Model confidence (mean pLDDT): 89 of 100. Small-subunit ribosomal RNA, central domain from a metagenome, 348 nucleotides, folded computationally. Rfam family: Bacterial small subunit ribosomal RNA. Rfam links the family to the GO terms structural constituent of ribosome and ribosome. The RNAcentral record of the full RNA draws on SILVA.

[in-house]
Context: one part of a larger RNA
């Protein structure tokens, strides 16, 4: 270099945007690097490999012939890649009218519950469990009215629903702000795809500085259970959960399925748009989601099936017996915890 894979056996990077790289649409004309073709040096000898000859035969030695699959140079050829100039509208992208949406990002704001204060009422029990005990209450608790004060979530709508590249996104209103659809026209003229290194983003927990603390609750602290209980249950309770800045880059970051584009029966459900026909509801066709089923195909099978795990094609990543190990030295990156890049001896 090559081979066969990557839903679930090893194995899709957590996600995107992107240099280089690699791939790249229709048409006619040119160039001829690539490509083919014909010529002509050159490719030492030996060796190989045909056919012949010499040792009685072989091995071997030996004559000739091919062939050295390569390389220069010269002539053509123009289909296909490549260059160039030129044109085009199917890919791509702007405009323009509309439509959906928990898409971001700041600021105000509302109503229920918890909780703790404070006053009344009012007494003797509450709270917890399989049962119990700590616990909390006669210094008046639990109830139950009234007021306050505080954080931190947003029932019902609510859905196999929306919206987002992932991560993720939910009260209500206002600011700013990105993205997608659609629908008929105009422009623009391949401007495209897919990306090694880069860069951005990236839940929870953790980390720093400062706030902020209702509720929950790692740790810890008693009470139960148990033989034992460093658990499970029960009281309580600190970090944290929440805000602002800066790290942290990991997850079953899962659709365990890379991104792109063509092609390849159908039926039902629903979400957003548009066209028609009908109007009493509704139907037909179109488009873009998101689900159920199922034809060919596929596949170990399970199942997957126009949103494929079908048939292709284009780039990128990743696998190559289990353990040792995603570890150990080393490099990088972190305030750290650590992450990342990654063996080998052994040994089955």
């Nucleotide at each position: 270099c090559u081979g066969g894979g990557c839903g679930u056996a090893a194995a899709g990077g957590g996600u995107g945007c992107g240099c280089a790289g690699g791939c790249g649409g229709u048409u006619a004309u040119g160039u001829a690097a690539g490509u083919c073709a014909g010529a002509u040096g050159u490719g030492a000898a030996a060796u190989c490999c045909c056919c012949g000859g010499g040792c009685u035969u072989a091995a071997c030695c030996u004559g000739g012939g091919a062939a050295c699959u390569g390389c220069g140079u010269u002539u053509g050829a123009a289909a296909c890649u490549a260059c160039a100039g030129a044109a085009c509208u199917a890919g791509a992208g702007u405009g323009u009218g509309g439509c959906a949406g928990a898409g971001g990002g700041g600021g105000g704001u509302g109503g229920a519950a918890u909780u703790c204060c404070a006053u009344g009422u009012g007494u003797a029990g509450c709270a917890g469990u399989g049962a119990a005990a700590u616990g909390c209450g006669u210094a008046g608790a639990g109830a139950u009215a009234u007021g306050g004060a505080a954080g931190a979530a947003c029932a019902u709508c609510g859905a196999u629903g929306g919206c987002g590249a992932a991560g993720g996104c939910a009260g209500c209103c206002c600011c700013c702000u990105g993205g997608g659809u659609u629908a008929a026209c105009a422009c623009u003229g391949a401007c495209g795809c897919u990306c090694a290194u880069g860069c951005a983003c990236g839940a929870a927990a953790g980390c720093g500085u400062g706030g902020g603390g209702a509720g929950c609750a790692a740790a810890c602290a008693g009470g139960a259970u148990u033989a034992g209980a460093u658990a499970c249950c029960c009281u309580g309770g600190u970090a944290g959960u929440c805000c602002a800045c800066g790290c942290c880059c990991u997850a079953a970051a899962c659709u365990a399925u890379g991104u792109c584009a063509a092609c390849u029966a159908g039926u039902u459900g629903u979400c957003g748009g548009g066209u028609c026909u009908u109007a009493u509801u509704a139907g037909a066709c179109u488009u873009g989601g998101u689900a159920a089923c199922g034809u060919a195909g596929c596949u170990a099978a399970c199942g997957c099936g126009u949103g494929a795990a079908g048939u292709u094609g284009a780039c990128c990543g990743c696998c190559u017996g289990g353990g040792g190990a995603g570890u150990a030295c080393g490099g990088u990156c972190g305030c750290a915890a650590g992450a990342u890049c990654a063996a080998a001896a052994c040994u089955c």